[in-house]
Molecule: transfer RNA
Organism: Chloroflexota bacterium
């Protein structure tokens, strides 16, 4: 150079296929219960431009172009 796959919360992911409210999802952090105090344990609660753009639709994390990023095959 060329092809494939991936990009959603502070990590780590589901949900895209068959468009229709962003997740009772884990860890993390914050704040209470518990302990003398801690650690475990428990109960809540913040936290999201779905990687950018633009397009198609009444509606787009989800479909279609492009474009950055990372992984991986081939040359």
């Nucleotide at each position: 150079g060329a092809g494939u796959a991936c990009a959603u919360a502070g990590c780590u992911c589901a949900g895209u296929c068959u468009g229709g409210u962003a997740g009772u999802a884990g860890c993390g952090u914050c704040c209470g219960c518990c302990u003398g105090a801690a650690a475990a344990g428990u109960g809540g609660a913040a936290g999201g431009u779905c990687a950018c753009u633009g397009g198609u639709u009444c509606a787009a994390a989800u479909c279609c172009a492009g474009u950055u990023g990372u992984a991986c095959u081939c040359a």